[in-house]
RNA sequence: CUCGACAAAGCUAAACCCGUCGCGAGACGGGGGCGGAAAGCCAUGGGUCUCCACGACGGAACUCGGAGAUCGCCAGGCUGCCGAAA
Numbered sequence: 001c002u003c004g005a006c007a008a009a010g011c012u013a014a015a016c017c018c019g020u021c022g023c024g025a026g027a028c029g030g031g032g033g034c035g036g037a038a039a040g041c042c043a044u045g046g047g048u049c050u051c052c053a054c055g056a057c058g059g060a061a062c063u064c065g066g067a068g069a070u071c072g073c074c075a076g077g078c079u080g081c082c083g084a085a086a
Base pairs, nucleotide, nucleotide: 002086003083004082011036012035016031017030018029019028020027021026034072040078041077042076044075045074046073047070048069049068050067051066054065055064056063
């Protein structure tokens, strides 16, 4: 360095419930604990999801653009705790 143990010490916290914020996806706080070895950080590529208002087309919707959400969907980048076996 790879790797990841019925190891130790810690960390995090899905669904669901309550409160606040947001048009919404969702976010934050409290409870909760399904899980996680990067479930720490970055929306860079892809995916998925949302949109009161805005642009293109249109009768409208879809779509495209635009603006957003998600890193606990995947990939990529940066950083990091512990140390059995191999």

Source information
Predicted 3D model of an 86-nucleotide RNA (c-di-GMP-I-GGC riboswitch aptamer) from a Gemmataceae bacterium. NCBI's taxonomy places the organism under Bacteria, Planctomycetota, Planctomycetia, Gemmatales, Gemmataceae. The sequence was found by an Rfam model in a public genome assembly.